[in-house]
RNA sequence: ACAGACGAAAGGCAAACCCGCCGAAAGCCGGGGACGCAAAGCUAAGGGUCUAAGGCAGCGAUUUUCACGAUUUCUGCGAUGACAGCCAAGCCGCCGCA
Numbered sequence: 001a002c003a004g005a006c007g008a009a010a011g012g013c014a015a016a017c018c019c020g021c022c023g024a025a026a027g028c029c030g031g032g033g034a035c036g037c038a039a040a041g042c043u044a045a046g047g048g049u050c051u052a053a054g055g056c057a058g059c060g061a062u063u064u065u066c067a068c069g070a071u072u073u074c075u076g077c078g079a080u081g082a083c084a085g086c087c088a089a090g091c092c093g094c095c096g097c098a
Base pairs, nucleotide, nucleotide: 012037013036017032018031019030020029022027035085041091042090043089046087047086048083049082050081055077056076057075058074060072061071062070063069
């Protein structure tokens, strides 16, 4: 290093969906529920993905001295928001004939 013995034991977490709650949303949390997971434990100032509130810009509409301004629909940009069950990285961690 390869192959066999080899399959185990104790457990853990909890997708979708449903109910409740918070949030603009993505999504978080609690309860039910299990698709799956040997890290589906923790960490968001590595990458990536999701949402787009405030904000900025644009075309209209309303008001107006038909001007400014204000209000409003739509479109675009846009994390400071979110995702660790997307990848990577760091840290901790159960069992075995390791």